Transfer RNA from Candidatus Colimorpha enterica, 77 nucleotides, folded computationally.

[in-house]
RNA sequence: GGGGGUUUAGCUCAGCUGGUUAGAGUGUAUGCUUGACAUGCAUAAGGUCGCUGGUUCGAUUCCAGUAGUCCCCACCA
Numbered sequence: 001g002g003g004g005g006u007u008u009a010g011c012u013c014a015g016c017u018g019g020u021u022a023g024a025g026u027g028u029a030u031g032c033u034u035g036a037c038a039u040g041c042a043u044a045a046g047g048u049c050g051c052u053g054g055u056u057c058g059a060u061u062c063c064a065g066u067a068g069u070c071c072c073c074a075c076c077a
Stems, first nucleotide, its partner, number of pairs: 001073007010026004019057001028044005050066005
């Protein structure tokens, strides 16, 4: 330099070829349970879906650019 994957909650990840409230597990907080702890149960908080722009009535989803990260190829006179 060329190509490909990936980016969604603190962490690990879903999201079925655009549609009304964006989710799971885990973690965190509170409550219940216990003499106390752990486990268990219930509830809650936590997201501008990497960023910018575009298409559309409507974008996590489609398009362009850009950034981080991983892999492959090439180059290294």
The same sequence occurs in records of 4 taxa. It matches the Rfam family "tRNA". It is annotated as a transfer RNA. Taxonomically the source falls in Candidatus Colimorpha (Bacteria, Bacteroidota, Bacteroidia, Bacteroidales).